[in-house]
A computed fold for a 340-nucleotide RNA from Bacteroidetes bacterium HGW-Bacteroidetes-3, annotated as Bacterial RNase P class A. It was read from a public genome assembly, where an Rfam model found it. Rfam family: Bacterial RNase P class A. Rfam links the family to the GO terms tRNA processing, ribonuclease P activity and dimeric ribonuclease P complex. Rfam's curators write: Ribonuclease P (RNase P) is a ubiquitous endoribonuclease, found in archaea, bacteria and eukarya as well as chloroplasts and mitochondria. The source organism's lineage runs through Bacteria, Pseudomonadati and Bacteroidota. Model confidence (mean pLDDT): 77 of 100.

RNA sequence: AACGACGGUCGUUCUGUCGCUGCCCGAAAGGGGAGAGGAAAGUCCGGGCAAUAUAGAGCACCAUACUUCUUAACAGGAAGGAGCUGAAUAAGCUACAGAUAGUGCCGCAGAAAAUAACCGCUCCAUUCGUGGAGUAAGGGUGAAAAUGUGAGGUAAGAGCUCACAACGUUGAUAGUGAUACUCAACGGGGGUAAACCUUAUGGAUUGAAAGACCAAAUAUACCGGGGUUUGAGGGUUGCUCGCCCAACUCGGAGGGUAGGUUGAUUGAGCUUUCGGGUGACUGAAGGCCUAGAUAAAUGACAGAAGACUACAGAACCCGGCUUAUAGAUCGUCGUUUUAU
Numbered sequence: 001a002a003c004g005a006c007g008g009u010c011g012u013u014c015u016g017u018c019g020c021u022g023c024c025c026g027a028a029a030g031g032g033g034a035g036a037g038g039a040a041a042g043u044c045c046g047g048g049c050a051a052u053a054u055a056g057a058g059c060a061c062c063a064u065a066c067u068u069c070u071u072a073a074c075a076g077g078a079a080g081g082a083g084c085u086g087a088a089u090a091a092g093c094u095a096c097a098g099a100u101a102g103u104g105c106c107g108c109a110g111a112a113a114a115u116a117a118c119c120g121c122u123c124c125a126u127u128c129g130u131g132g133a134g135u136a137a138g139g140g141u142g143a144a145a146a147u148g149u150g151a152g153g154u155a156a157g158a159g160c161u162c163a164c165a166a167c168g169u170u171g172a173u174a175g176u177g178a179u180a181c182u183c184a185a186c187g188g189g190g191g192u193a194a195a196c197c198u199u200a201u202g203g204a205u206u207g208a209a210a211g212a213c214c215a216a217a218u219a220u221a222c223c224g225g226g227g228u229u230u231g232a233g234g235g236u237u238g239c240u241c242g243c244c245c246a247a248c249u250c251g252g253a254g255g256g257u258a259g260g261u262u263g264a265u266u267g268a269g270c271u272u273u274c275g276g277g278u279g280a281c282u283g284a285a286g287g288c289c290u291a292g293a294u295a296a297a298u299g300a301c302a303g304a305a306g307a308c309u310a311c312a313g314a315a316c317c318c319g320g321c322u323u324a325u326a327g328a329u330c331g332u333c334g335u336u337u338u339a340u
Base pairs, nucleotide, nucleotide: 001336002335003334004333005332006331007330008329009328010327012305013304014303015302016301017300018299020035021034023032024031025030037311041322042321044320045319046318047317048316049207050206051205052204056241057240058239059238061203062202063201064200065199066080067079068078069077070076081096082094083093084092085091097198098197102196103195104192105191106190118139119138120135121134122133123132124131125130147165148164149163150162151161152160167187168186169185170184171183172182173180174179211262212261213260214259222252223251224250225249226248233245234244235243236242269288270287271286272285273284274283275282276281
């Protein structure tokens, strides 16, 4: 310097004038301070908070699935393991538990996809056409044919025996652990769970237009079903049982009101320094307060700087994930080349 990757920051700033929303001070006039993001988007995951009084058990359904750590928790994050991609010792991806619990599937071709024998090889008989017995080393079919190579052995062959190797299980050794294949013993159909299934762990629902409080107004005058301890109706997850509340309840027809307060912004908050940790993160001591609208506020003009203005506007709050993004800028790692 080129190429290949990974991580971060910014994504307008300052001054003046006028305007908008909310808070504080003030009797008023007026004054002071604040005001939309890295994703505010998606509504995917986890919680906080609020409501459902209390209790569970069984079945069903759903989610997760390599190890350890972290966190309020997570299907998140950090660090590792295994497999794969890659030139890379950079980096990335994984729907990463179990096939020795059971069932199913592997089309066509092929003798046969696990109860294997078409050609071939060997032995016996032979009327010379063939028949019987044995075999799975060779050939063919196929994605895949009873783990592979070599030697011995055999009528011909075969893990039949031996040596080496691959795979699986168990033990030893190292490691917190997943694992490592270093050593020893044992073993022989393979694949598929993104097929059914099994195992382990976990799981209540709803959602701020939730919920709570206040004010005002009105009609239960009517019809029908069920019920009053032999319990209608309601709650407890989807169902069943159990438990609890309960004297009214469900439906039709009709009438009144729809105004205000709260929830609602001090938080698992942000930031500086020191300590622990490979890291995510965590402990201690200081500093700061930073939108709260309710049909929806943050805009206009001028100057200077910057320049690159893309994706795009809070609506209970927070931690993540995913998606969109014109560009500018900083750093780290790997490979190749060149110079010293």